A computed fold for a 350-nucleotide part of an RNA from a groundwater metagenome, annotated as small-subunit ribosomal RNA, central domain. Rfam family: Bacterial small subunit ribosomal RNA.

[in-house]
Context: one part of a larger RNA
RNA sequence: CUGGGCGUAAAGCGUGUCUAGGCGGACAUGUAAGUCAGGUGUGAAAGACCUUGGCCUAACCAAGGAAUUGCGCCUGAAACUGUGUGUCUUGAAUAAGGAAGAGGUGGGUAGAAUACCUGGUGUAGCAGUGAAAUGCGUAGAUAUCAGGUAGAACACCGGAGGCGAAGGCGGCCCACUGGUCCUUUAUUGACGCUGAAGCACGAAAGCGUGGGGAGCAAACAGGAUUAGAUACCCUGGUAGUCCACGCCGUAAACGAUGGAUACUAGUUGUCGGAGGAAUUGACCCCUUCGGUGACGCAGCUAACGCAUUAAGUAUCCCGCCUGGGGAGUACGGUCGCAAGAUUAAAACUC
Numbered sequence: 001c002u003g004g005g006c007g008u009a010a011a012g013c014g015u016g017u018c019u020a021g022g023c024g025g026a027c028a029u030g031u032a033a034g035u036c037a038g039g040u041g042u043g044a045a046a047g048a049c050c051u052u053g054g055c056c057u058a059a060c061c062a063a064g065g066a067a068u069u070g071c072g073c074c075u076g077a078a079a080c081u082g083u084g085u086g087u088c089u090u091g092a093a094u095a096a097g098g099a100a101g102a103g104g105u106g107g108g109u110a111g112a113a114u115a116c117c118u119g120g121u122g123u124a125g126c127a128g129u130g131a132a133a134u135g136c137g138u139a140g141a142u143a144u145c146a147g148g149u150a151g152a153a154c155a156c157c158g159g160a161g162g163c164g165a166a167g168g169c170g171g172c173c174c175a176c177u178g179g180u181c182c183u184u185u186a187u188u189g190a191c192g193c194u195g196a197a198g199c200a201c202g203a204a205a206g207c208g209u210g211g212g213g214a215g216c217a218a219a220c221a222g223g224a225u226u227a228g229a230u231a232c233c234c235u236g237g238u239a240g241u242c243c244a245c246g247c248c249g250u251a252a253a254c255g256a257u258g259g260a261u262a263c264u265a266g267u268u269g270u271c272g273g274a275g276g277a278a279u280u281g282a283c284c285c286c287u288u289c290g291g292u293g294a295c296g297c298a299g300c301u302a303a304c305g306c307a308u309u310a311a312g313u314a315u316c317c318c319g320c321c322u323g324g325g326g327a328g329u330a331c332g333g334u335c336g337c338a339a340g341a342u343u344a345a346a347a348c349u350c
Base pairs, nucleotide, nucleotide: 003322004321005320006319007304008303012318014201015200016199017198021194022193023192025088026087027086028085029084030083031082033081034080035077036076037075038074039073040072041071042070049065050064051063052062053061054060091191092188093187094186095185096183097182098181099180103177104176105175106174107173108172109171114150115149116148117147118146119145120144121143125136126135162169163168206247207246208245209244210243211242215241216240220236221235222234223233258317259316260315261314262313263312266295267294268293269292270291271290272289273288274287275286276285299306300305323350324349325348332343333342334341335340
């Protein structure tokens, strides 16, 4: 390489979008590049293989055959692939009418809580723990009442609920904006699927500049605990957490399960539509489309389990794996302000 694989044994890129490439619906007709058939030329000799022969035999040697699975040319076939032309509507897309939603961006705004500040009442404790102490408090705390300021997060609703490609998204209102689903016809007429590279997005932490800073809280300080305690517990507390702009580009970025299409028993819950039946009406019931869960047959699986949301049965395209350690390391390249990221070995060893 072939082969065999990728939920948990090694292995699905964090996610999307798109270029090249690969693959691609139905019918008719042409062509003959692929494909197939026949013929012909070539495929040196020697060697290898088969048969026969020559040295007493063998090694060795000679003759003939076959083979050389390839390539060129000629003639033909037309099912399939390709290609040309014409047509179609089921794939795909668009239009029309409806629907749901924490999808995104910007702006505004409400209440509860917390902390701080000012004032009133009031007096000796408060806080904290397994128990304490550090800490706060007679310079009047804690508690309570009134007023003010600030930042951050949005109780209940709230749900195996919804939306998003993933990361993720939750008070309320407004503006702008992306996607999805359903129904009916209508329109285009294969316009499709995947996707190396590229590009974009990408939690938290971290970085740069400038703001902000209530609560929480790495580091740090103190108090405890302990043999020790660079911890767990307690009192404090700075980066950070928040905002704007710019980087970083990683996560158990997980469903540890790439995307698309088709097919293959059911039962039950839930979310968004449509139709029917029924009704005063909303439900309930039946059918159907799309999503999201639980269980379960066939089948699959090493087992666990998966099971119409497949890990079943098939096809197409991409990514990845190939014993453990060394090592996701070194070197080199690329990217980054840095931290580092990415690409990625070998010696040696078992």
Overview:
Its mean pLDDT, the model's own confidence on a scale to 100, is 87.